[in-house]
Context: one part of a larger RNA
RNA sequence: GCCAGGGAGUUUGCUUGAGUGGCGAGGGUAAGACAUAUUCAUGUUGCACCCGAAGGGAAACCAAGAAGCUGCACGCAAGGAGAGCUCCGAUAGGAAACUGUCGAGAGUCACUGAGGCAUGACCCGAAACCAAUCGAUCUAACCAAUGGCAGGAUGAAGCGGCGUUGAUACGCUGUGGAGGUCCGAGGCGGUACUACAUGCAUGUGUUCGUUUGACCAUAGGUUAGGGGUGAAAAGCCAAUCGAGAUUGGUGAUAGCUGGUUCUUACCGAAAUCGGCCGUAGUCGAGUCUGAAUGGAGAGAGUACUGGAGGUAGAGCGACGGAUCUAAAAGCCUGGGGGAGAAAUCCCUCACUUUUUUGUCCAACUCCCAAUAUCAGUACCUCUGAGAAGUUUGGAAACAGGCGUGCUGGGGUAAACUUGUACGUCUAUAGGGGAACAACCCCAUCUCGUGUUAAGGUCCCAAAGAAUGCGUUAAGUGUUAUAGGGUGAAAGGUGUGUAUCACCUAAGACAGAGGGGAGGUAUGCUUAGAAGCAGCAAUCCUUUAAAGAAAGCGUAAUAGCUCACCCUUCAAGGUAGAUACGCCCUGAAGAUGGACGGGACUAAACGCAUCACCGAUACAUGAGACCUGCUUCCGGGUGGAGGCAGUGUGGUAGGUAAGCGUUCUGUCUGGGUAGAAGCCAAGCUGUGAGGCUAGGUGGACCGGAUAGAAAUGAGAAUCCUGGU
Numbered sequence: 001g002c003c004a005g006g007g008a009g010u011u012u013g014c015u016u017g018a019g020u021g022g023c024g025a026g027g028g029u030a031a032g033a034c035a036u037a038u039u040c041a042u043g044u045u046g047c048a049c050c051c052g053a054a055g056g057g058a059a060a061c062c063a064a065g066a067a068g069c070u071g072c073a074c075g076c077a078a079g080g081a082g083a084g085c086u087c088c089g090a091u092a093g094g095a096a097a098c099u100g101u102c103g104a105g106a107g108u109c110a111c112u113g114a115g116g117c118a119u120g121a122c123c124c125g126a127a128a129c130c131a132a133u134c135g136a137u138c139u140a141a142c143c144a145a146u147g148g149c150a151g152g153a154u155g156a157a158g159c160g161g162c163g164u165u166g167a168u169a170c171g172c173u174g175u176g177g178a179g180g181u182c183c184g185a186g187g188c189g190g191u192a193c194u195a196c197a198u199g200c201a202u203g204u205g206u207u208c209g210u211u212u213g214a215c216c217a218u219a220g221g222u223u224a225g226g227g228g229u230g231a232a233a234a235g236c237c238a239a240u241c242g243a244g245a246u247u248g249g250u251g252a253u254a255g256c257u258g259g260u261u262c263u264u265a266c267c268g269a270a271a272u273c274g275g276c277c278g279u280a281g282u283c284g285a286g287u288c289u290g291a292a293u294g295g296a297g298a299g300a301g302u303a304c305u306g307g308a309g310g311u312a313g314a315g316c317g318a319c320g321g322a323u324c325u326a327a328a329a330g331c332c333u334g335g336g337g338g339a340g341a342a343a344u345c346c347c348u349c350a351c352u353u354u355u356u357u358g359u360c361c362a363a364c365u366c367c368c369a370a371u372a373u374c375a376g377u378a379c380c381u382c383u384g385a386g387a388a389g390u391u392u393g394g395a396a397a398c399a400g401g402c403g404u405g406c407u408g409g410g411g412u413a414a415a416c417u418u419g420u421a422c423g424u425c426u427a428u429a430g431g432g433g434a435a436c437a438a439c440c441c442c443a444u445c446u447c448g449u450g451u452u453a454a455g456g457u458c459c460c461a462a463a464g465a466a467u468g469c470g471u472u473a474a475g476u477g478u479u480a481u482a483g484g485g486u487g488a489a490a491g492g493u494g495u496g497u498a499u500c501a502c503c504u505a506a507g508a509c510a511g512a513g514g515g516g517a518g519g520u521a522u523g524c525u526u527a528g529a530a531g532c533a534g535c536a537a538u539c540c541u542u543u544a545a546a547g548a549a550a551g552c553g554u555a556a557u558a559g560c561u562c563a564c565c566c567u568u569c570a571a572g573g574u575a576g577a578u579a580c581g582c583c584c585u586g587a588a589g590a591u592g593g594a595c596g597g598g599a600c601u602a603a604a605c606g607c608a609u610c611a612c613c614g615a616u617a618c619a620u621g622a623g624a625c626c627u628g629c630u631u632c633c634g635g636g637u638g639g640a641g642g643c644a645g646u647g648u649g650g651u652a653g654g655u656a657a658g659c660g661u662u663c664u665g666u667c668u669g670g671g672u673a674g675a676a677g678c679c680a681a682g683c684u685g686u687g688a689g690g691c692u693a694g695g696u697g698g699a700c701c702g703g704a705u706a707g708a709a710a711u712g713a714g715a716a717u718c719c720u721g722g723u
Base pairs, nucleotide, nucleotide: 001723002722003721004720005719006718012118013117014116015115016114018112019111020110021109022108023107026051027050028049032045033044034043035042036041055062056061065087067086068085069084074079088103089102090101091100092099093098122259123258125256129249130248131247132246133245134244140223141222142221143220145218146217147216148215149213151183152182153181154179158175159174160173161172162171163170186211187210188209189208192206193205195204196203225241227237228236229235262658263657264656265655266654267653272285273284274283275282276281288394289393290392291391292390293389297382298381299380301379302378303377304376305375306374307373313367314365315364320361321360322359326355327354328353329352330351333350334349335348336347337346338345339344400425401424402423403422404421405420406419408417409416430441431440432439436484445623446622447621448620449619450618451617455613456612457611458598459597460596464610466609467608468607469606470605471604477600478599490585491584492583494582495581496580497579498578499577500576501574502573503572511568512567513566514565515564517541518540519539522536523535524534547562550561551560552559624648625647626645627644628643629642630641631640632639633638659712661709662708663707664706665705666704667703668702669701670700677696678695679694681692682691683690684689
């Protein structure tokens, strides 16, 4: 891991409202007693006590409606319980007005299931806290007793001898054998490494520290849990220590995590506001659901009429403030500079005022929309097959997410964050989007048949290589161009369309043939400077035309072209402008790979057209269920049929009806001619499930009805066993 078995809303008391039943202005007994029977029990009493029949007030104390109107169900009508409105009354307060609560009789007891409180209270789960006990055979320290320390080295004090001295001191030599001395076994330890082992729990190995001492060891004794012991590490106190272990309080508590077991039917949320030592919780409101009541309106929407308002925009000569340009004035005030002996004067910047130019504002407004919003009316939709409202039982929820529009914060960042309106997911399947909660279409009772939506139609892959006209040559593209992996500024003599300008049969543009001269080598400069190093000037002439020269070239000349002109040729041209398409450059990421792929020059892009495919949508056939109405049947819960519905997605959750398991009472059955269980096939029910042939098995098992529950498993790092 898998399989089998076990495994979680229960008990008692009180209480709230509902259903059913008994009695009813009353209802009920409790303990106990008696009788009967005995395993439990049943009946009769018991009338204490409890609830109700009156409330108001802190209290003293005081103490209440058969009034009227309207009108639903119902009824031919008159009427009309209840509900609604008005009036009246009780009481407390108040001088009063008035305000609060209450008043025209329904309760009580039992059972059932649903909530609440207490109880372990749906189940499992702490770390902890407290008490009483047991531990010092481990280990810490101490006590008294006992044992152990190969071998080697060093050579303290003391002492002898000799030397020396007046005598000491002192020196030499010998002896001696000191030391938390040295080396190093055993012993004790465990520095570094991590090779081996990893066998339930600290081992082995290599290397290393120490080894006469604050040494090591043995058996015995003492100290005990907020206590001991500690050469101090919060170490150790029996594999347990920032407070031991065991047992008990104890099923501690857990606003936290996990789990919580059969079916079908009806409805169906919230993730917001307010309070809380409140923010993982909870209470009230809103939103969901069941029941009763109620009795005519309600609101997805559209139009009109009438309100309220200060946003978007705009404005600043309308306030408050900000701000740009220019000019003038002022000199109360301040900074800087200059003149002067000083007073003072002059210049400049700021400041103030006026005029002028250009602007800005969430916390500015002389102005001022659209949406949105409130009320009324009409239409539309729902509604006596029962609207709004009211009363009451039960909840869940109070961590929301994304998209779009409009805002705040942030970086006009975020799958960011705070709002708001709508949509959607949450709790929504199906089709499309390659895949993909939120995007697009559209919403699902079951089984068929057809038609469409979004989106598509070359192959993967259902359907057009569809038709017509263009564009693109970049594999651009084949991605929804405001939205998923981007494509900017700036460029393009890539190409298409449109408009304009200029030249052009008096011959354009391109090509080809020819000319392209003289003064002059202009002047200056310079070794030289001759069109062409540089500076200045840039005239005149001859001409069809030809620059004191646009480029190459020379040391300087020379030489070759160009501008410009002629001829030839013969038709549109332009290295023009602007606008709009498509395309190109700009162009960037780490394994090779971002049209879904193949592939495509259309199977790309633009415009237009006709077909087709395509969903649980729409239409249609059959069937099921729900709700309501109706007919018939039935004593009744109901059953059968017909009709109607814009009914039948669904998490949390509310409600309803059922299936199955074990046991019990009553009635009634089956079984050795084969029960239960197991295997397996068929039939049947919307489903939980039910029935049956056959095999196996070898002794018990059902049906109807009523009742009681240790009543349903796939999950809990669930428990036990198997494997």